[in-house]
A computed fold for a 75-nucleotide RNA from a bacterium, annotated as transfer RNA. Model confidence (mean pLDDT): 82 of 100. Its Rfam family is "tRNA". The RNAcentral record of the sequence draws on ENA.
RNA sequence: GCGCGCGUGGCUCAGUGGUAGAGCGUCUCCAUGACACGGAGAAGGUCGGAGGUUCGAUCCCUCCCGCGCGCACCA
Numbered sequence: 001g002c003g004c005g006c007g008u009g010g011c012u013c014a015g016u017g018g019u020a021g022a023g024c025g026u027c028u029c030c031a032u033g034a035c036a037c038g039g040a041g042a043a044g045g046u047c048g049g050a051g052g053u054u055c056g057a058u059c060c061c062u063c064c065c066g067c068g069c070g071c072a073c074c075a
Stems, first nucleotide, its partner, number of pairs: 001071007010024004018055001026042005048064005
């Protein structure tokens, strides 16, 4: 340099046009003499950034950024 894949709550991931969810974690309450387990509830995300298409974009298109893999180049 070229190609491919990935980027979504703190972490691991789903969701692939109709406006975002799960598990774990965190907080509160219940329960216990207390802790753990368990039960109930809550908070937490401008979906990597910018444009475009669309009535509507996390999803489609373009560019950029970051990460990973492969190939090429280099001495």